[in-house]
Context: one part of a larger RNA
RNA sequence: GAACGAACGCUGGCGGCGUGCUUAACACAUGCAAGUCGAACGAGAACGCUCCUUCGGGAGCAAGUAGAGUGGCGCACGGGUGAGUAACGCGGGGAUAAUCUGCCCUCGGGCGGGGGAUAACUUCUCGAAAGGGAAGCUAAUACCGCAUAAGUCGGAAACGAAAAAGAUAGGGAUCUUCGGACCUGUCACCUAAGGAUGAGCCCGCGUACCAUUAGGUAGUUGGUGGGGUAAUGGCCUACCAAGCCUAAGAUGGUUAGCUGGUCUGAGAGGAUGAUCAGCCACACUGGGACUGAGACACGGCCCAGACUCCUACGGGAGGCAGCAGUGGGGAAUAUUGCGCAAUGGGGGCAACCCUGACGCAGCAACGCCGCGUGUGUGAAGAAGGCCCUCGGGUCGUAAAGCACUGUCGAAUAGAACGAGCCGGAUGCGGUUAACACCCGUGUCCCCGACGGUACUAUUUGAGGAAGCACCGGCUAACUCCGUGCCAGCAGCCGCGGUAAUACGGAGGGUGCAAGCGUUGUUC
Numbered sequence: 001g002a003a004c005g006a007a008c009g010c011u012g013g014c015g016g017c018g019u020g021c022u023u024a025a026c027a028c029a030u031g032c033a034a035g036u037c038g039a040a041c042g043a044g045a046a047c048g049c050u051c052c053u054u055c056g057g058g059a060g061c062a063a064g065u066a067g068a069g070u071g072g073c074g075c076a077c078g079g080g081u082g083a084g085u086a087a088c089g090c091g092g093g094g095a096u097a098a099u100c101u102g103c104c105c106u107c108g109g110g111c112g113g114g115g116g117a118u119a120a121c122u123u124c125u126c127g128a129a130a131g132g133g134a135a136g137c138u139a140a141u142a143c144c145g146c147a148u149a150a151g152u153c154g155g156a157a158a159c160g161a162a163a164a165a166g167a168u169a170g171g172g173a174u175c176u177u178c179g180g181a182c183c184u185g186u187c188a189c190c191u192a193a194g195g196a197u198g199a200g201c202c203c204g205c206g207u208a209c210c211a212u213u214a215g216g217u218a219g220u221u222g223g224u225g226g227g228g229u230a231a232u233g234g235c236c237u238a239c240c241a242a243g244c245c246u247a248a249g250a251u252g253g254u255u256a257g258c259u260g261g262u263c264u265g266a267g268a269g270g271a272u273g274a275u276c277a278g279c280c281a282c283a284c285u286g287g288g289a290c291u292g293a294g295a296c297a298c299g300g301c302c303c304a305g306a307c308u309c310c311u312a313c314g315g316g317a318g319g320c321a322g323c324a325g326u327g328g329g330g331a332a333u334a335u336u337g338c339g340c341a342a343u344g345g346g347g348g349c350a351a352c353c354c355u356g357a358c359g360c361a362g363c364a365a366c367g368c369c370g371c372g373u374g375u376g377u378g379a380a381g382a383a384g385g386c387c388c389u390c391g392g393g394u395c396g397u398a399a400a401g402c403a404c405u406g407u408c409g410a411a412u413a414g415a416a417c418g419a420g421c422c423g424g425a426u427g428c429g430g431u432u433a434a435c436a437c438c439c440g441u442g443u444c445c446c447c448g449a450c451g452g453u454a455c456u457a458u459u460u461g462a463g464g465a466a467g468c469a470c471c472g473g474c475u476a477a478c479u480c481c482g483u484g485c486c487a488g489c490a491g492c493c494g495c496g497g498u499a500a501u502a503c504g505g506a507g508g509g510u511g512c513a514a515g516c517g518u519u520g521u522u523c
Stems, first nucleotide, its partner, number of pairs: 001523004006519005013371006019364002021329001026327003030324003035073003040070002048061005080282003089207003093203002096200001099199002104195003108191003112146001114144002121136006152161003166187003170184003174181002208254003215245003220242008257279004261272004284305005307318004335361001337360003343357001344355004374404004384395004408464001409460006418450001423445008467512005472493003478507005488495002
């Protein structure tokens, strides 16, 4: 000199864009953060309104709605944190003839015919609760046989094994018991192949410090058989052999998430790993598996532990390192805000629903950038302050005065871009048996949290807007008074003991400026 996720002191007008627990991976009240589908399925209220009534009630609408249940998909994404990890964890380069891949795309084949249950519900019952138990009824795209097998899998071959599910509130010639059937279309379902995407495993190289850590290792190193996995492998197991690593640093210890990057520097290098992006690891602590295409699963399950809470003492409930917020720790870090309008994600044919992702707003000079706090004129120079050799000098065109301007602010009025889709109405073209659906393309309508915000215009009126540090040398900037080795200053050298440009104050000056200094850290 530059830099910072900074803090502290003094000061503080506005805007834009960013950033904001670096400490206790400490403990957490409360709310929200993952649901959705009635076009898979059975069942199905009430409030309220209207009518009737024997005043007990009943019927219709509400409504096939709400809320539950079975089932499907999602919950493995998105979001947080950096505790652990010195490692194939990460980086960049290979390999998989040792592998898997839901949804998506392309293409081939198929979708026949049956069965038995079970939740919801009803009744009974246990329990303080959480939550159960028994009996009875019922459906499915839930579950299970059978059939079929182009291709797939097993096998040297013969041969053997294995599948499925329907829905339709698009249209319609025909039939109809008027419920529908059937055809066509759409969406699903099963199977095979390929792709895309994502992932697993393996390898060469690189990846902190300590030798005041020198030896380490029995599943250890290799082989064979077996098991296990999607898959290789001591991954596991039985047997056999005695190997394997190490001064080119094994083993042990300390510290640490890694990278793209960031800061600095002419570069080489050094330091660093906040925000953003990629990967990894973790989810109260430790362990375990289940489901699933995918987890050994942050807001799933089981066990153990610590802690907190409820309890009828028998037993139960919980996990903010999601967004806000609280206590605590600390020099120190924000709102228990608005919205799904946009982008993206999940479900759904869709409408739509959900989304503390995200978009915005709030707080903070925490940072960067921009703007303003006026402009012109105005005396051989007011008053006042300070200095003085008492002549004067200086603050100083500075002020006042005169003439203007109107950024920002304030008030009033108008007022956005971000909106394209989807959907509704209505045309045209394509497709088609079809004027259905679907696809493409026009016109009109509907949809904005931010926000009556940005922006624009008018009005107002110099009015509301400057401080901080320093002035001995380094280092730009000097005098007076007070003090008297005292009080104090100080980054280094050093100042202060009666004329202190070095302490404290004043006047003046210098440097930066909505900031200026100090402290800390890095180069």
This is a predicted structure of a 523-nucleotide part of an RNA (small-subunit ribosomal RNA, 5' domain) from an uncultured prokaryote.
Model confidence (mean pLDDT): 87 of 100.
Its Rfam family is "Bacterial small subunit ribosomal RNA".